[in-house]
About this RNA: Predicted 3D model of a 1562-nucleotide RNA (small-subunit ribosomal RNA) from a Caldifarciminota bacterium. The sequence is in RNAcentral, with records from ENA and SILVA. Taxonomically the source falls in Caldifarciminota (Bacteria, Pseudomonadati).

RNA sequence: AAUUUCGGAGGGUUUGAUCCUGGCUCAGGACUAACGCUGACGGUGUGUCUUAGCCAUGCAAGUCGUGCGGUCCAGAACUUUCGCAAGAUUGUUCUGGAUAGCGGCAAACGGGUGAGUAACAAGUGAGUAAUCUACCCACAAGAGGGGGAUAGCUUCGGGAAACUGAAGGUAAUACCCCAUAUUGUCCAGAGGACACAAGUUCUCUGGAUGAAAGAUGGCCUCUGCUUGCAAGCUAUCGCUUGUGGAUGAGCUCACUUCCCAUCAGGUAGUUGGCGGGGUAAUAGCCCACCAAGCCUACGACGGGUAGCCGGCCUGAGAGGGUGUCCGGCCACACUGGGACUGAGACACGGCCCAGACUCCUACGGGAGGCAGCAGGCUAGAAAAUUGGGCAAUGGACGAAAGUCUGACCCAGCGACACCGUGUGGGGGAUGAAGGCCUUCGGGUUGUAAACCCCUUUUAUGAGGGAUGAUGCCUGAUAACUCUAACAUAGUUAUCAGGUGACAGUACCUCAGGAAUAAGCCCCGGCUAAUUCCGUGCCAGCAGCCGCGGUAAAACGGAGGGGGCGAGCGUUGUCCGGAUUCACUGGGCAUAAAGGGAGCGCAGGCGUUCUGAUAAGUCUCGGGUUAAAGACUUCUGCCCAACGGAAGGAUUGCCCGGGAAACUGUCAGAAUAGAGUAUGGGAGAGGGGAACGGAACUCCUGGUGUAGCGGUGAAAUGCGUAGAUAUCAGGAGGAACACCGAUGGCGAAGGCAGUUCCCUGGAACAUUACUGACGCUCAGGCUCGAAAGCUGGGGGAGCAAACAGGAUUAGAUACCCUGGUAGUCCCAGCCCUAAACGAUGUGCACUUGAUGAAGGCCUUCAGGGCCUUUGUCGGAGCUAAUGCGUUAAGUGCACCGCCUGGGGAGUACGGCCGCAAGGUUGAAACUCAAAGGAAUUGACGGGGACCCGCACAAGCGGUGGAGGAUGUGGUUCAAUUCGAGGCAACGCGAAAAACCUUACCUGGGCUUGACAUGCAGGUAGUAGGAACCCGAAAGGGGGACGACCUGUAACCAGUCAGGAGCCUGCACAGGUGCUGCAUGGCUGUCGUCAGCUCGUGCCGUGAGGUGUUGGGUUAAGUCCCGCAACGAGCGCAACCCCUGCCCUCUGUUGCCAUCAGGUCAAUUGACGCUGGGCACUCUGAGGGGACUGCCUGCGAUAAGCAGGAGGAAGGUGGGGACGACGUCAAGUCAUCAUGGCCCUUAUGUCCAGGGCUACACACGUCCUACAAUGGGCGCUACAGAGGGUUGCGAAACCGCGAGGUGGAGCUAAUCCCAGAAAAGCGCCCUCAGUUCGGAUCGUAGGCUGCAACCUGCCUGCGUGAAGCUGGAAUCGCUAGUAAUCGCGGAUCAGCAUGCCGCGGUGAAUACGUUCCCGGGUCUUGUACACACCGCCUGUCACGCCAUGGGAGUUGUGAAUACCCGAAGCACCGGGGAUCAAAACCCGGUACCAAGGUAGGCACAAUGACUGGGGCUAAGUCAUAACAAGGUAGCCGUACGGGAACGUGCGGCUGGAUCACCUCCUUU
Repeated sequence: AAUUUCGGAGGGUUUGAUCCUGGCUCAGGACUAACGCUGACGGUGUGUCUUAGCCAUGCAAGUCGUGCGGUCCAGAACUUUCGCAAGAUUGUUCUGGAUAGCGGCAAACGGGUGAGUAACAAGUGAGUAAUCUACCCACAAGAGGGGGAUAGCUUCGGGAAACUGAAGGUAAUACCCCAUAUUGUCCAGAGGACACAAGUUCUCUGGAUGAAAGAUGGCCUCUGCUUGCAAGCUAUCGCUUGUGGAUGAGCUCACUUCCCAUCAGGUAGUUGGCGGGGUAAUAGCCCACCAAGCCUACGACGGGUAGCCGGCCUGAGAGGGUGUCCGGCCACACUGGGACUGAGACACGGCCCAGACUCCUACGGGAGGCAGCAGGCUAGAAAAUUGGGCAAUGGACGAAAGUCUGACCCAGCGACACCGUGUGGGGGAUGAAGGCCUUCGGGUUGUAAACCCCUUUUAUGAGGGAUGAUGCCUGAUAACUCUAACAUAGUUAUCAGGUGACAGUACCUCAGGAAUAAGCCCCGGCUAAUUCCGUGCCAGCAGCCGCGGUAAAACGGAGGGGGCGAGCGUUGUCCGGAUUCACUGGGCAUAAAGGGAGCGCAGGCGUUCUGAUAAGUCUCGGGUUAAAGACUUCUGCCCAACGGAAGGAUUGCCCGGGAAACUGUCAGAAUAGAGUAUGGGAGAGGGGAACGGAACUCCUGGUGUAGCGGUGAAAUGCGUAGAUAUCAGGAGGAACACCGAUGGCGAAGGCAGUUCCCUGGAACAUUACUGACGCUCAGGCUCGAAAGCUGGGGGAGCAAACAGGAUUAGAUACCCUGGUAGUCCCAGCCCUAAACGAUGUGCACUUGAUGAAGGCCUUCAGGGCCUUUGUCGGAGCUAAUGCGUUAAGUGCACCGCCUGGGGAGUACGGCCGCAAGGUUGAAACUCAAAGGAAUUGACGGGGACCCGCACAAGCGGUGGAGGAUGUGGUUCAAUUCGAGGCAACGCGAAAAACCUUACCUGGGCUUGACAUGCAGGUAGUAGGAACCCGAAAGGGGGACGACCUGUAACCAGUCAGGAGCCUGCACAGGUGCUGCAUGGCUGUCGUCAGCUCGUGCCGUGAGGUGUUGGGUUAAGUCCCGCAACGAGCGCAACCCCUGCCCUCUGUUGCCAUCAGGUCAAUUGACGCUGGGCACUCUGAGGGGACUGCCUGCGAUAAGCAGGAGGAAGGUGGGGACGACGUCAAGUCAUCAUGGCCCUUAUGUCCAGGGCUACACACGUCCUACAAUGGGCGCUACAGAGGGUUGCGAAACCGCGAGGUGGAGCUAAUCCCAGAAAAGCGCCCUCAGUUCGGAUCGUAGGCUGCAACCUGCCUGCGUGAAGCUGGAAUCGCUAGUAAUCGCGGAUCAGCAUGCCGCGGUGAAUACGUUCCCGGGUCUUGUACACACCGCCUGUCACGCCAUGGGAGUUGUGAAUACCCGAAGCACCGGGGAUCAAAACCCGGUACCAAGGUAGGCACAAUGACUGGGGCUAAGUCAUAACAAGGUAGCCGUACGGGAACGUGCGGCUGGAUCACCUCCUUU
């Protein structure tokens, strides 16, 4: 010090947003791993998860000569023979070595593997009084006497081989017999102890029976022979018997040990007994007989899968997963069966048989078994050396030396894992170069590098050099023990010698030099880390969400960054996160989930008191929980990984002692739960029978006449053969108006005329009784709407199907006319519903208010009690909605059910059913959601309120004609481009003959038509006339011929510089693309009244409130109220024009008054002059209008109505002004601009052409169709503009357009300039015209280089369509519409367009039902790209998985029969005799493989077939979501291309309106 609290994180993804439910997914850890890229060193571990597939080769189990007989070799001594000798040779003995055979022990260990096994196989704990145990230990005792064989060997045979036969010899610690023997074994008897069920054990007595082996060394005390030998002694080892121990093993029991109930019944040796057999031992283990049992919902039997555990991984834990290495157990050894030997095996490297396979063969026969260590082949994504050594540890044998040992110790290979070390350290800013980016300034890579100083781990080379051996072996000496002994032997001590695979390794030292050493993944979010380029829904990425369609932080590359690091990523698997199977620790009204309802067995749970007990429970102690591992402390390798020691723990099980509250059990008692009796009431509770009236249809008869009926409108239908209508009579079936109700009853389904009979239940009241009799309930049983089925009746009405008529694009529908099953009754089935309160049953507890029903009490009251049934609401609960004493609150008991969506309530199987079908009920595959509640919008063929030339009321148009213009289309070399519902289309374009011009054709130019900079060059330079080519542009040509500044005061010249020009380089240029990269500008909703914010409050939140409500307004305008109080952008006002008045001003404007002049001759005219500024006017500044005043209405308010005054009255009229935002609205061709693209062309110049085309279609206009008109003549009255490259007068010419002309005017002066409609006259008289003017001809004019394509105007002539316009559609509410002319911009010229101006000058608005648009509130929603939304089903194409399927094939386990090897057992015969055995022959039983048969289960496959899923843009419809246009849905039945339709019953999870009831507030 070791469990002393030390332990728990979440994120992404459903939505426009929110909360919840819920799945998917990520971050962590771990691998016996594999793959990709990369790779310096060391240590420690670890390494065929697939084919229990097959194996070449070598090795893995031998040893003992101190058990035995031999054999061989070597040496020595003696000996024989030969030889002179050397030497050779025979024999004997001794010593040493080797060893085939006999014999002993081992080979049952060690090593491998996990096929089988769901089992006493394993784990934990017990039992064995039901057992065995070689070697080892202790104790006791013994080891006496005999016998016969057989290998080897020799000889002779067989065989290719493996091997084997016969004969003859031989040994033993081999084998056999006899003896002896206890506490052995057996039998009998007696007694004790234990257990108590059988039984076991001890003691005593008697009887029977059972053993043995020697070997080696030494010695001579005893004995013998005779001097060293053994019979003897002794030591050591061995042998035999018995007992005990230790070790190991067998057997038995309790508990635990995966999935499937779509496996529910299984079993004949099966269960038990008696008696035998058998075993070491119990036992149906085996046998004969007897009995009929035994197991099972607490899961038998069957099927699938799997070796089990200590542990390991993960986890906060509880758990979940797993069983590699190490350790324990089990099983197996080519497949199956079998025994033998032995202490131990049914035996991995033994035997026999069968089978498959491989090999040898002389074809007759034989041999083999790597799941031992290496190694090979195969399989596979995937895993090592045919290494060294017995030095250590351990094992076998041996007396020992020792031998053997692929156990083991080491080495080798692999980043496979864990751990450690390094790849350098310090300094170093011109912040080098290079790279990348850039806003071009710079930034970054980056102190990084270079450079300077230092170090040398590692690697390399060289030198030194362990521990592991404190062991073991041998020898010597000494001591001790045994002994007669100083032999021998053993033990101990000392000394000497020997012994290491690893390995010359670890470690140490030296040398030299930064020298030898960095990668991988990632950078959209989750998730740390960003830029450029390329690509362009391609290529690709992706764990989830999702990226990529021309500016990609998501693809690929690069720069930079982040993470980890000798590794890094990916894939796979497990746990975690996942409280997402919830014991710890979930749920079921609406998200998935309460069984349709009741009764009820098993089961679970159960009132009060007393006593007993001690099973559960608690406590103490003991045993066990192997070791290793994990944890703590200490310690050894430099550290760590790794290892060692000690300790604690091991939550479990067993045994013993104790406690007695609670649960259980037993006994006794109680009455509060439950029940019974009694009383008077309520009720569509159930069953049966009888009766009744209204209505309906039919029939008969009467009256009566032309229709009836039906609908949105019609038609089919009925009716002159008399309907409908009406009256009378009759028949029939079904249902029961009013009462009647959110009323009552029932368990639910459900129940309704009246009466009678039978019958169930509940409530209330009063006492009495029983005494826990209770609650719940899997399985089971019963009931169970409608539809449907079977048989028999019945049939009025209604009405699936069906028929007809309508509607419609179609209409298998909705509507209509008919109409059959059915609906009704009896009997029998079916068993399902939105069978709903979407809410299981029971009990208890917990603030209230107010109704209804039944009963009771009383003081008779808006009183009280009990039961039932409603509504509103408090706390609490809930995701919210909501629930709220009738809980969805707080608890208890029991049951049912849920675990993402789809596939699917489907398939297969089982059960039920006559059928329809019901019930139970999956998987493959597929998606990242599916869903609940609520919020904000949007939408509705929902509702309420309000506005707008929105409708209505009016006026005038368009749509018809001709023409103009724009567009589409078509055409073309080109008809340049853009604009496209409103909000494109007389739009960009306020002017296309050239130009414009962007288009086409052709011809040219290339630093360029235009800008800036740099470098070089340049005086006959720049420029450039004639002339030539050309359509021009351009090309050639080259007379002539410069400029500015300084030198410098002038001229000339020179020099220098500039300008210009040339050459070259940077660059210019682009109406090329992208308005979906943008700025700016604009349109539109819409001049609609809205859009928001701060603070506060409400809500978990999105969000709400404010901004809603009551009034009012043109207005979110204002007032009042209000959990809101304020504020901002909008509205209004402030600005401009105009309408009235005043002041000022007075020329170019004006002229009333005064004077003059001119003309006319009269009063008049002319602003002509003086003069004046009164008026008009000009243009500056003021005033004026504010619901201010009065009356009424209204809440006394805001305000509204009317009135007065006033030029004007409630915003006086008009304009400018356009909130937050919407439409990826429009514009890259006004301009600007990112990016991309072109660069002798997509730039630029020129000529010509085109934009002007023309079968058509549309928009916008003009002119008309005429008499409110046309023509002609006369004659009035404006405003606002424009004018010097201009307006252009008078006058003259011309019919006219126009021409000549040139006054005046830079404009209140002059000019354009005549206004026109109107007015006054005359003509036309209803017609294709005196309307209308197109078209065409011709003659002219004007502008302009130029009117052919292609201008405008004029004169004359021509005189088309058109007689008021279909469906449809537009504008306008007053100085408006309508109508009339005038001016301007553009412009050389060219207006029916556009922008302005004035003249004349109406009609109508009851009103808001409807159409369109908009605003506010509310409601529904499956919409949110927001109804141009969403979405269903058939059909067609493709892909995928799957069901059925005539069958086919295979696998597995059984059953029956046949066959029956080896083996064991038995029988018979022989052996075979005194008796027995081995052995031989034959047979029987059991029995593996094999065969046959009919089935079962599983798998694969199968023509064809069924549905299902998925798949940007297929077909048909439109079912659902809004009242979805017929409300929807559930069950059922019929029908239909399809969604679906219809019938019957049910539900609200239906909108809207009305009524009723209840409630809240007053």